[in-house]
RNA sequence: GGGCCCAUAGCUCAAUCAGGCUAGAGCGUUCGACUGAUAAUCGAAAGACCCUGAGUUCAAAUCUCAGUGGGCCCA
Repeated sequence: GGGCCCAUAGCUCAAUCAGGCUAGAGCGUUCGACUGAUAAUCGAAAGACCCUGAGUUCAAAUCUCAGUGGGCCCA
């Protein structure tokens, strides 16, 4: 210098290919049930405007462009 992949909840990941209810799951956290008590189990709740900006569109986490950060390959 060239190419490819990734970035979504505190953590690990879906949803992106093929745009359509302003986003789900597990673990964790908080509350409750159960127990003599704890663990396990069960129920409920909170928690992400989806890395940043711009564009396309009636509509963008999803498509396009640029940038930032991380990883891999070639030279």
The RNA shown here (transfer RNA) has 75 nucleotides and comes from a Microcaldota archaeon. Rfam family: tRNA. By type it is a transfer RNA. RNAcentral holds the sequence, with entries from ENA.